Background: This is a predicted complex of two RNAs, RNase P RNA and transfer RNA, with 424 nucleotides together.

[in-house]
Order: sequence, then C1' cells, then structure tokens
RNA sequence: GGAGUCGGCCGGACAGCCGCUGCGCUGCACAGCGUGGAGGAAAGUCCGGGCUCCAAAGGGCAGAGUGCCAGGUAACGCCUGGGGGGCGCGAGUCCACGGAAAGUGCCACAGAAAAUACACCGCCCAAGCGCCUUUCGGGGCGCCGGCAAGGGUGAAAUGGUGCGGUAAGAGCGCACCGCGCCGGUGGCAACACCGGUGGCAGGGUAAACCCCGCUCGGAGCAAGACCAAAUAGGGAAGCGAUGGCGUGGCCCGCGCCGCUUCCGGGUAGGUCGCUAGAGGUGGCCGGUGACGGUCAUCGCAGAUGAAUGGUUGUCCUCGACAGAACCCGGCUUACAGGCCGGCUCCCGAU
RNA sequence: GCGGGCGUAGUUCAGCGGCAGAACAUCAGCUUCCCAAGCUGAGAACGCGGGUUCGAUUCCCGUCGCCCGCUCCA
Repeated sequence: GGAGUCGGCCGGACAGCCGCUGCGCUGCACAGCGUGGAGGAAAGUCCGGGCUCCAAAGGGCAGAGUGCCAGGUAACGCCUGGGGGGCGCGAGUCCACGGAAAGUGCCACAGAAAAUACACCGCCCAAGCGCCUUUCGGGGCGCCGGCAAGGGUGAAAUGGUGCGGUAAGAGCGCACCGCGCCGGUGGCAACACCGGUGGCAGGGUAAACCCCGCUCGGAGCAAGACCAAAUAGGGAAGCGAUGGCGUGGCCCGCGCCGCUUCCGGGUAGGUCGCUAGAGGUGGCCGGUGACGGUCAUCGCAGAUGAAUGGUUGUCCUCGACAGAACCCGGCUUACAGGCCGGCUCCCGAU
Repeated sequence: GCGGGCGUAGUUCAGCGGCAGAACAUCAGCUUCCCAAGCUGAGAACGCGGGUUCGAUUCCCGUCGCCCGCUCCA
C1' cells in the first nucleotide's frame, strides 16, 4: 500500500422568530416566567419477565415449546465460554447439534431389489447329473446350482482401499482407515487421546407420528381499581341442578348461583394504574468472558383526538430507515452516508 | 394498543410431501340469417426470501399484504 474479517459509535450543526405539550412557580378563570420533550431500531409482535385480575395458581390427562456441554440472568428459544461437524490459506464464520438395535409410517419415477432383502446384464460351473467332442491328458455346452467383484437404475443399494485367497467370489483371511463394545488417562461436563476387542451387529427420513429429558395455569393496561352521571335492572331464544359460570381442551379440587346469544335502554365524563426502573454515567474490585459486587454521581417524554412542529439566516460531507401509548430483557427486519478500534492474508521497503 | 385468522388461474373455492384441479369468466372454432343457450378446444395461478427433504402449494423460520374481534352500566 492492497484485500479481508470482527466489534463499537454517530446519523445534520448553530442562532433568531412563531407554535404544541408535561411539570414547577407567580398572579382570579387565563396569561407570564423557568424547565423537560422520540429511536437505534420507538417497527414486526417472534420469545422471556415484571405488573394486574381470575383461588393463594393446586393435582392428573391432553396440548404447546425446547433439545451438544458448562456458565450468566428475574427469565428466555437470548448471551458468554467450550466441544463436535461444514466452509475459508487465515483472522473468522455457519449449524433445529438428544434418540432410527422401543414401535409405527413413508421412500414417487427408474431399478432385480427401497428393507424378514434381492439378482436384469454379468462372472463361475470346483462338486452332482445329462449331451457333444477328443491327439484319451482333456475341452465345450446345458441342467441343478454358486457369487455379488464389475456394469446398469436411483437422491440413496447392506463399511472403504489394498494384498492374499478362490471355480468365480465374498471380512473368507490379513494390514490401514471408519464403526460398535470394554478398559485406562485428561477434562466439572460435552468430548478428546491411548490400549484391547468384535469381522461389522444390519440404508434414509424424527422441521413424519413417536420415545426420552427439561420448561409452561389462563388472560391481558381496551388488564384492573375508584368517583360521578343516566336508564326500562325490559323482551326473545337456548342451556340447566349427575347443571351453569369463574376456566382456556377435559376430569378432580376450590369459589359463586344462574349463564350464553340476540333485540332494546343508558352513559360515552373524570381520577389512579403512568413511569425511579432488573435505570443511566464514571471509577475500583472479581471473572477468559457473558456478567456480578461496591462507591460516587445524574434526574432523563408520559399524551388520551393524542404534544415533540413550522419558518428565516449561516455552514458542511446536503442528511437514510423511520414516530413512544403499562414497563423492561432479547431476537428479527429496515437503514443515505460517515467515524474509530482489534485481528488476518498478500505485496513492497528498511 | 391487544388478540385471532387468511394469502392457489381474472373471481369463488378444492388440493395424504411425488405431473396443481373444479365452477363461473376470457379467447378460438362448430352450430344460427344474427344473438343467446349448447358442444369442442385453448390460455392462465401456489404473495416474497431462506431452510429441512432425493423432492415443498403442503413441514419450519423470516418478511409483506389483507380480513375479523376487543370500552363502561344494568
């Protein structure tokens, strides 16, 4: 200098004027002053938790989710570290990564055969039988058979390579690799390595049913609590006390005694929940790290037709995706442009 | 804001993981003097991007779009 990889951050700036809105203060309703006023994703609503009500959330079945190991956390399907496998020269990166000898299902077409295995082409015909031939040593063909090495089919064909062996072959025998089992060593563990042993103990699919381990009660701030106002606690249908509702699928249990749907009637006002919370920033300590502990410091949106805007001037690299609605922790998705740092590879110079 | 459901020819719907069908509509031909009806035939689709699998409309994940429901009193 080039190429790459990982992580973090910013995402127009300043000033004037006119507006909107929460809070505080001042004065009588209204105005004035001061102060605060969107994001890294506020988004999708995909997970987890807090909070609230139902019983204090109980038992069983069913159902859903999850899935290498260890740790972090309030919890998680998240994060960190490690193991195994794939890709990359490498830094790194990706993986729904338990079980297919518990059982069941499926594997179209092609193919002999898609799973109690099997034989189309092919190879052999040693043994048994038959026929032909002969230079009497044998040779050839067929039947009964043997084989699965080669060809062919397929996404996938019953361990792979080599040597021996054989009539031809074959884990039939041997060596190496792979695999199963046993033991040892290291590691908390996943697992790795070493030694022995078994000729292989039986294809794929579990994002098919299923089995195993673990987790999960249901609903959601339109939850829920209170105040005020108004009205006809009216009518119809259905279900009923081995019933109905709370309760979502069922049973038990607990509580309540009517419940559901439709029609009709009234009110569509206010307060709380509503933001101080697993909070932000900085230092120190522990830990490889996620994170934890401790000290100091900060006050940082809370609307309810729903505020955070408009305009003027100057400057620059000319400004992307996008707008809170109970609150947090994650994941995922969208994003013009720019900045910083760690590491890897290549080239050159010293 | 919260919860639930659905995306397949132009429209309304089917579709055990193995060549995507039907009805109506459109177009062409036949029939008719012409039109309609009828008969025959044709074209036309799995919202998008990944993954699992030999193979995906179907199973899983993400994303986009559409639809429905949810205030209080008695």
Overview:
Rfam match: Bacterial RNase P class A. The family's RNA type in Rfam is ribozyme.